[in-house]
């Protein structure tokens, strides 16, 4: 350069073949137990769904550009 897979909450990572609140775990913070710590329990904050741009009545999703990672590959 090709060819494919990936970007979503501090970090791992799910999402519906377009629709009404965008989740789960670990983390963090708070709360209740306990003499006290911890585990485990109960509540809770946190997201421009890489970026621009289309299509639609409506986009994480569906097209195009573009960046950025991993993979094979010349």
């Nucleotide at each position: 350069g090709g060819c494919a897979g990936g970007g979503u909450a501090g970090c791992u990572c799910a999402g519906u073949u377009g629709g009404u609140u965008a989740g789960a775990g670990c983390g963090c913070g708070g709360g209740a137990c306990u003499c006290a710590u911890a585990a485990g329990c109960c509540c809770g904050a946190g997201g421009u769904u890489g970026c621009g741009g289309g299509u639609u009545c409506g986009a994480c999703c569906c097209c195009c550009g573009c960046c950025c990672c991993u993979g094979c590959u010349a």

This is a predicted structure of a 74-nucleotide RNA (transfer RNA) from a Candidatus Moraniibacteriota bacterium.
It matches the Rfam family "tRNA". Its family is annotated with triplet codon-amino acid adaptor activity in the Gene Ontology. Rfam classes the family as a transfer RNA.
The source organism's lineage runs through Bacteria, Bacteria candidate phyla and Candidatus Moraniibacteriota.